c-di-AMP riboswitch aptamer (ydaO/yuaA leader) from a Dehalococcoidia bacterium, 133 nucleotides, folded computationally. The prediction has a mean pLDDT of 77. Its Rfam family is "c-di-AMP riboswitch aptamer (ydaO/yuaA leader)". Rfam's curators write: This family represents a conserved RNA structure found upstream of the ydaO and yuaA genes in Bacillus subtilis and related genes in other bacteria. Lineage of the source: Bacteria > Bacillati > Chloroflexota > Dehalococcoidia.
[in-house]
This record gives sequence, C1' cells and structure tokens, in this order.
RNA sequence: UGGACCCAGUCGCCUAGCCCGUCAGCGGGACGGGGGAACCAGAUUGUUGGGGCGAACCAUCCUUCCCCGGAAGGAGGCCGGUGAACUUUCCACCGGAGCCCGCCAGCUAACCCCGGAGGCGUUGAAAGCUUGC
Repeated sequence: UGGACCCAGUCGCCUAGCCCGUCAGCGGGACGGGGGAACCAGAUUGUUGGGGCGAACCAUCCUUCCCCGGAAGGAGGCCGGUGAACUUUCCACCGGAGCCCGCCAGCUAACCCCGGAGGCGUUGAAAGCUUGC
C1' cells in the first nucleotide's frame, strides 16, 4: 500500500414492518392487509376446486445431453428494485421468490378480524429544482 474476513458504531437499502409507554409480561399508535350490504357486476357447480399476501406474471422458441420422454442453458414480452434531497432522461447492476386459507370469500357503507417481521451493504452521468454556506 492492496485484498479478504470478523466485531462495534454511524449511515443507507428491500419491505407495511417504524415510533411511544411499560412492572420488558405486554399495551397503544404511524403504516399495512383481509372479511363484510344495497346498487352494480356475475350465473353457481367442478381434485382440472377456489381464494389471499407479494414485483414475483405470460408464453413460446433455440442449443446441448440423455434416450422417447426428461434435464441443463440461452433468448422474448411484461413487472419490480438500487446507484445517498426530489423529478426526468441516459447508463450500469440486480429480482421475478416464498408463504397462507381450507371447499369458502366479486365490489362493498356500517361493522368485524389480522400484521406492525425478517433480510442486506449500494453511493455512475446530465438537466431542472431545492437546501446550506
């Protein structure tokens, strides 16, 4: 001097997931989700059930391998996130999982119920605007 890893703090990111109180058992709130009339919409049935949270969906094509049907990889459409005030554009890098209800749920005023976790470490350019000095 460079790289990797670990610990602590600050700051930041995904997300509704943060704040306050407390005898740290819990309680309350910001925020978030579901159920639930009329009207409207819609017919219902169904093991081919149906539905919810969430960006996490649609649908084929190509190549290779193994053997007759599978596996792996790549590509398309669409959706979501980050690049340190905010908006827009370009560029770059990522994600398209998982979980739940249990035969049942369209919308939905009143009303009712629930969550308020967990996981991580980006900091490119231009224009406008804002803030500070």